[in-house]
Parts: sequence; C1' cells; structure tokens
RNA sequence: CCACCGAAAAGGCAAACCCGUCGUAAGGCGGGGACGCAAAGCCACGGGACCCAUCGGGGUGAAAGCCCCGAACCGAGAGGGUCAGCCGGGUUGCCGAA
Repeated sequence: CCACCGAAAAGGCAAACCCGUCGUAAGGCGGGGACGCAAAGCCACGGGACCCAUCGGGGUGAAAGCCCCGAACCGAGAGGGUCAGCCGGGUUGCCGAA
C1' cells in the first nucleotide's frame, strides 16, 4: 500500500409518521423525526416489485366493483414511468483491533 474482515474511535445517512410542495399515480423534493444501515454514497445494466393507459376471456357479486390470465391500443415506437432502504452487478469512499 492492497484485499478480506468489522472491535474501538471520529463521524455520516435517515424508515415509519407529521407538515409543505411537485406529480393522474407509483413516487420525488424540503423541514421535523429515528426504524435501522459498514456503503442505507452514486449508477436503472440484469432480475423483481409498484403506478398509468386499451381490449378480450374467466372467477366472484343483485349491481357497482374487485381479482386472475392473455393480447393489444394511443404514441415521437414496439409502451411510458417509479423503487438503489428488494436482490444481484458496476463504481467511489472514512477508520484500522483480532
């Protein structure tokens, strides 16, 4: 110095919820607040989950509706978007005991 690992120390981030704000929504941002986190820093590359929108079929139901499956509509083109604190992957990084 690097890797594994995670004792100690210095710190860091911020779940749910509340308020404000943007968005049809999922959700994002700011403030408060701490469930937790050794990457709970960053990146939508892979898987997954969620939202928006059309049609058909099935189930349930008095109906409205809800659930499941499949396809396809609109469109700038084979949908669009959200989640990194769902997992994997990539990348950067504080400290240094066993």

Record summary:
The RNA shown here (c-di-GMP-I riboswitch aptamer) has 98 nucleotides and comes from an Actinomycetota bacterium. The organism belongs to Actinomycetota, within Bacteria. Its Rfam family is "c-di-GMP-I riboswitch aptamer". About the family: GEMM was predicted in a large-scale screen for bacterial structured RNA regulatory elements. Rfam links the family to the GO term cyclic-di-GMP binding.